[in-house]
Context: one part of a larger RNA
RNA sequence: CCCUCGUUAAGGAACUCGGCAAAAUGACCCCGUAACUUCGGGAGAAGGGGUACCCCGUUAGGGUUUAAGGACAGUAAUUGUUUGGUAAGCCCGAGGGGGUUGCAAUGAAAAGGCCCAAGCGACUGUUUAUCAAAAACACAGGUCUCUGCUAACUCGCAAGAGGAAGUAUAGGGGCUGACGCCUGCCCGGUGCUGGAAGGUUAAGAGGAGGGGUGAGAGCUCUGAAUCCAAGCCCCAGUAAACGGCGGCCGUAACUAUAACGGUCCUAAGGUAGCGAAAUUCCUUGUCGGGUAAGUUCCGACCCGCACGAAAGGCGUAACGAUUUGGGCGCUGUCUCAACGAGGGGCCCG
Numbered sequence: 001c002c003c004u005c006g007u008u009a010a011g012g013a014a015c016u017c018g019g020c021a022a023a024a025u026g027a028c029c030c031c032g033u034a035a036c037u038u039c040g041g042g043a044g045a046a047g048g049g050g051u052a053c054c055c056c057g058u059u060a061g062g063g064u065u066u067a068a069g070g071a072c073a074g075u076a077a078u079u080g081u082u083u084g085g086u087a088a089g090c091c092c093g094a095g096g097g098g099g100u101u102g103c104a105a106u107g108a109a110a111a112g113g114c115c116c117a118a119g120c121g122a123c124u125g126u127u128u129a130u131c132a133a134a135a136a137c138a139c140a141g142g143u144c145u146c147u148g149c150u151a152a153c154u155c156g157c158a159a160g161a162g163g164a165a166g167u168a169u170a171g172g173g174g175c176u177g178a179c180g181c182c183u184g185c186c187c188g189g190u191g192c193u194g195g196a197a198g199g200u201u202a203a204g205a206g207g208a209g210g211g212g213u214g215a216g217a218g219c220u221c222u223g224a225a226u227c228c229a230a231g232c233c234c235c236a237g238u239a240a241a242c243g244g245c246g247g248c249c250g251u252a253a254c255u256a257u258a259a260c261g262g263u264c265c266u267a268a269g270g271u272a273g274c275g276a277a278a279u280u281c282c283u284u285g286u287c288g289g290g291u292a293a294g295u296u297c298c299g300a301c302c303c304g305c306a307c308g309a310a311a312g313g314c315g316u317a318a319c320g321a322u323u324u325g326g327g328c329g330c331u332g333u334c335u336c337a338a339c340g341a342g343g344g345g346c347c348c349g
Stems, first nucleotide, its partner, number of pairs: 001344008010335002014333001019330001027051005036041001038178001052100005061092004069083005101105001113328007120320002125137002141176007153162003179315004184245003189242002191238005198233003204227002209222005246264005273307001274304001285301005
């Protein structure tokens, strides 16, 4: 000097990205317990008090096995049911009073720290075996869509198998993700669904007409009209389908602002709710709170660079080895280090 421990004056987070680590809390009994809430919870909330031993004492009380006795039923007899009560015994056992000892009585060990506010995810679960446990995945619930059974769908070249020895209250796929309040406008584009018309359209059918050849019959080549599928065009529907949801100018009796007006464009111009947000560039926005001092945090404002309604919006009790801010307690994290123990290193041998 290192590792693992122990103790520490005064202070008590001043440490640090951050209370990381450590300390503290801790069992049982009693009292007591807020906001909020889905009335279940929250809750061991929080916050207090008690705990050893001896005597009263076989404490009060309770449990248990029942004898004797009584009643009833039944049998050949044993017996069964019920009642009974301190037989005797065993076990459990508060509370109270008095006393004894120590610094200390769950005397050692083992055994929650707590509270306030906010974000995210409802929850219990699942995950990167070996740097990520989470706000990611899943989830019950919601919704759309496909599927009528030889189902759709998946695997396989096929036979066949799964789906399912199921049958639309079933099965597959997509999205969302408890619950509460809700989920606005746009179908122009893309997709999907529907559409006995029309346009276009392949092979095929058709065969007017034409070419070559031949004496001819014929052989051969080419070939217009016409008929004809899906698809595409076209016409509708459909957004919890893919997606989208404007600009400029002016205007009120201070100023400012613009309920209002004009104009251009669009398929339609973002509704409710939320908003410097896990989203805000400018930005440490501005105001308020908390601090002596706060780029974080909380509450507001709205000028939303670039929130927004199932790639859901906004809330939400409970839950979380989650993230953020604050507080109480506690401490060698620190001011600032010291001493001690064990094991190494190091020195001598």